[in-house]
């Protein structure tokens, strides 16, 4: 760095719908139509794979604090401030 799994990022309802995925059409296309679709992102944990080959860091203990984001509309919850 990539892939997979798990967890977290308060909860719910409605709408639209890009990507991915599925189905159909098409010689094919980065194409067309339909379906599904607003955690696909970030953080943490675990496993696997790949790349690199540094040199005094890796690491351990304690304390304190804690994410940033996620189309539109509505409802609830939580925190803070003011009345």
């Nucleotide at each position: 760095c990539c892939c997979g799994c798990c967890g977290a990022g308060g909860g719910g309802c409605g709408c639209u719908g890009c990507g991915a995925c599925c189905c159909g059409c098409g010689c094919a296309a980065g194409g067309c139509g339909g379906g599904c679709c607003a955690g696909g992102c970030u953080c943490g944990g675990c496993g696997g794979g790949g790349u690199u080959c540094a040199c005094u860091a890796a690491u351990c203990c304690g304390u304190u604090g804690c994410a940033a984001c996620g189309g539109c509309g509505c409802c609830c919850g939580u925190u803070c401030c003011u009345g």

SAH (S-adenosyl-L-homocysteine) riboswitch aptamer from a Nevskiaceae bacterium, 83 nucleotides, folded computationally.
NCBI's taxonomy places the organism under Bacteria, Pseudomonadati, Pseudomonadota, Gammaproteobacteria, Nevskiaceae.
Its mean pLDDT, the model's own confidence on a scale to 100, is 79.
Of the family's consensus pairs, 100% are formed in the model.
It matches the Rfam family "SAH (S-adenosyl-L-homocysteine) riboswitch aptamer". Its family is annotated with regulation of gene expression and S-adenosylhomocysteine metabolic process in the Gene Ontology.